[in-house]
Context: one part of a larger RNA
RNA sequence: UUGGGCGUAAAGGGUGCGUAGGCGGUUUUGUUAGUCUCGCGUUAAAUCUUUCGGCUCAACCGAGAGGCUGCGUGGGAAACGGCAAGACUAAGAGGAUGGUAGGGGUCUUUGGAACUCAUGGUGUAGCGGUGAAAUGCGUUGAUAUCAUGGGGAACACCGAAAGCGAAGGCAAAAGACUGGACCACUCCUGACGCUGAAGCACGAAAGCGUGGGUCGCGAAUGGGAUUAGAUACCCCAGUAGUCCACGCCCUAAACGAUGAUCUCUCGCUUUGAGGAGUAUCGACCCUCUUCGAGGCUAAGUUAACACGAUAAGAGAUCCGCCUGGGUAGUACGGCCGCAAGGUUGAAACUC
Repeated sequence: UUGGGCGUAAAGGGUGCGUAGGCGGUUUUGUUAGUCUCGCGUUAAAUCUUUCGGCUCAACCGAGAGGCUGCGUGGGAAACGGCAAGACUAAGAGGAUGGUAGGGGUCUUUGGAACUCAUGGUGUAGCGGUGAAAUGCGUUGAUAUCAUGGGGAACACCGAAAGCGAAGGCAAAAGACUGGACCACUCCUGACGCUGAAGCACGAAAGCGUGGGUCGCGAAUGGGAUUAGAUACCCCAGUAGUCCACGCCCUAAACGAUGAUCUCUCGCUUUGAGGAGUAUCGACCCUCUUCGAGGCUAAGUUAACACGAUAAGAGAUCCGCCUGGGUAGUACGGCCGCAAGGUUGAAACUC
């Protein structure tokens, strides 16, 4: 390589958009370098198959016939595929119309609880903290309590197995701007589609740069304990950071450890968003149905665990990835980055 795989054994890219490429609905006509078929030529000999013969047989040898695979050339076929032209829509995709739900996104403003600080009042000897303590705070009046004012961060209840988003993620309220989804109904376009190397964009936390901000929390650090020691766990403090703006970084158990799209395959049940029918004064109930989110299972799958219409079942297309463990996600080189580092990614040797 062929083949086999990727939930947990090695293996799904963090996610999307998307170029090339690969693949592609129904139908008509034409054409044909794919495809199929026939003829001819060639494909040295040996080898291979087969028939006959020669060594007493066989191996071996000789003769004849055939085959193999590819190429060339000529004729034919037109189902499939390609190409060209045309048509179709109940259909794949998109658009229009009318609705619906939502922590989807960005910006601005506002609010209450808590915390903390300042000032003032009341008030007096403790407070705080722990397994127990101590460091710490407090007669320059703390803790507690009341009032007023300032500040920053986060939004209890609602709240859910719930919702939205491509993923990361998203939760007080209001407003402005804005993306997507779903449902119904006919109407419109008429295959405009799927996937996707490259490329581009987004991408938690931590980290970096500049400027601001800093209540609480809190790496580092200091102190108190514990301990044989204690560079920890516990306690008292506390810088960076956490927050904002702009610019970088680009990694995660970025997980459903499960790539995307399409088709098919028993049921039961809960729930979110619609619709239709039935019912009704109206609503609920009930039945059916579309799109999501869960639980339990049939068939089937699986090494087992388990999965089971949200498949890990049965199929199709495209991409990514795996090939014993260690060395090692290291070295070297390239690219990217301010740096930290990221990305691509070996070998010797060893078991």
This is a predicted structure of a 351-nucleotide part of an RNA (small-subunit ribosomal RNA, central domain) from an uncultured bacterium. Its Rfam family is "Bacterial small subunit ribosomal RNA". On this family, see Cannone et al., BMC Bioinformatics 2002: "The comparative RNA web (CRW) site: an online database of comparative sequence and structure information for ribosomal, intron, and other RNAs".